Bacterial RNase P class A from a soil metagenome, 358 nucleotides, folded computationally. The model forms 94% of the base pairs in the Rfam consensus. It matches the Rfam family "Bacterial RNase P class A". Rfam describes the family as follows. Ribonuclease P (RNase P) is a ubiquitous endoribonuclease, found in archaea, bacteria and eukarya as well as chloroplasts and mitochondria. The family's RNA type in Rfam is ribozyme. Model confidence (mean pLDDT): 78 of 100.

[in-house]
């Protein structure tokens, strides 16, 4: 990078679409569409919705070499630096420690405008010794060497010094000017100046630039039972006791039964929903991410949720078996992660095999 091979036949399931048939629930026939490179974790970042909203500023949050590239990004590409590796390459919380505060664990004499544990040098109270000399309190000098240490205020080698030290010199290094190259970050084999000051940490606080309003399709919208309750209008009756009459019972005529009418709102059903910052192949531009523009295609959308099995051939790979080899001929396998549920664009995570690169 591919990712459950291909092609048919038969059985199956879900969307639609078209016919039929129907006792309006559906059925039956044909057609087409029907899962991933990560659908996944929901970490970023957008579309889309309803909510909030003069302007400005506090607070908080992310983010953070430069340049691009894109709706947009904490993402992707180019470059620059820095680690790492022979390399090819791979990593990177990569603004600011002369705004300012604040920490620097253990070790260790000493952790920031630093220090004297050893050692090293001077001096030397004093002390042993016949003597040559030897020890050595106490001052005082010295970061060169020993040791801690993640770090001890360049490095090497010289000269210098009591003994040392950029003290001084060369060389390497490191700063500041200035040139040249670049669009920047940034380099410089280039010129001149300084002996060298400036320790780390912003994954602490703070500075400084940039961005940031909330919820989320269960977002929203449209239709709309029954049941109670509302709010209007009509009412003087309603209702049961088998149709009817006559009785009787309960509610009811100021608190209004009882029928119509309305709006809310709930089950519940519609939509939002899949044409999209879309895929696919080409030119062009441009190192590239990626952009234009041409042609072409429509590629699940449902309800806790379809997308599957058999078979056969072919391929492919493994084993056996003939064969010198091409090949023949049998069995077997064709697997791992992992399931759309409003869409996009990224990062991460998971993954048997195969193929490629280094």
């Nucleotide at each position: 990078a591919c990712g459950g091979g291909a092609u048919g036949a038969c059985c199956g399931c879900g969307g639609u679409c078209c016919g039929g048939c129907u006792c309006c629930g559906g059925c039956c026939g044909g057609g087409u569409c029907g899962a991933g490179g990560a659908a996944a974790g929901u970490c970023c970042g957008a579309g889309c919705u309803c909510c909030a909203c003069a302007g400005g500023g506090c607070a908080g949050g992310c983010c953070g070499c430069c340049a691009g590239g894109u709706a947009a990004c904490g993402c992707c590409u180019g470059g620059g630096c820095g680690c790492c590796g022979a390399a090819a390459g791979g990593c990177g919380a990569c603004g600011g420690a002369c705004a300012g505060g604040g920490c620097c664990a253990c070790a260790g004499a000493a952790a920031a405008c630093a220090g004297a544990c050893c050692g090293c040098c001077c001096c030397g109270a004093g002390c042993c010794g016949c003597a040559a000399g030897g020890c050595g309190a106490a001052g005082g000098g010295u970061a060169a060497g020993g040791g801690u240490g993640a770090a001890a205020c360049g490095g090497u080698g010289g000269g210098g010094u009591a003994a040392g030290a950029g003290c001084c010199c060369a060389c390497c290094g490191c700063c500041c000017c200035g040139g040249g190259c670049g669009a920047a970050a940034g380099c410089u084999u280039c010129g001149g100046g300084g002996g060298c000051a400036c320790g780390g940490u912003a994954a602490c606080c703070c500075c400084c630039g940039g961005c940031c309003g909330g919820a989320g399709c269960a977002a929203g919208g449209c239709c709309a039972a029954a049941u109670a309750g509302g709010c209007g209008g009509c009412g003087a009756g309603g209702u049961g006791c088998g149709g009817c009459c006559c009785g009787c019972a309960c509610c009811g005529u100021u608190c209004g039964a009882g029928c119509c009418g309305c709006g809310g709102g709930u089950a519940g059903g519609c939509u939002g929903c899949u044409u999209g910052a879309g895929g696919c192949g080409g030119u062009u531009g441009g190192c590239g991410a990626c952009a234009a523009c041409c042609g072409u295609c429509c590629c699940a959308g449902a309800g806790a949720g379809a997308u599957g099995g058999u078979c056969a051939u072919c391929c492919g790979c493994g084993c056996c078996g003939g064969g010198c080899a091409a090949c023949c001929g049998g069995c077997g396998c064709g697997a791992a992660c992992a399931g759309a549920a409003c869409u996009c664009g990224g990062c991460u995570u998971a993954c048997g095999g195969u193929c490629u690169c280094a």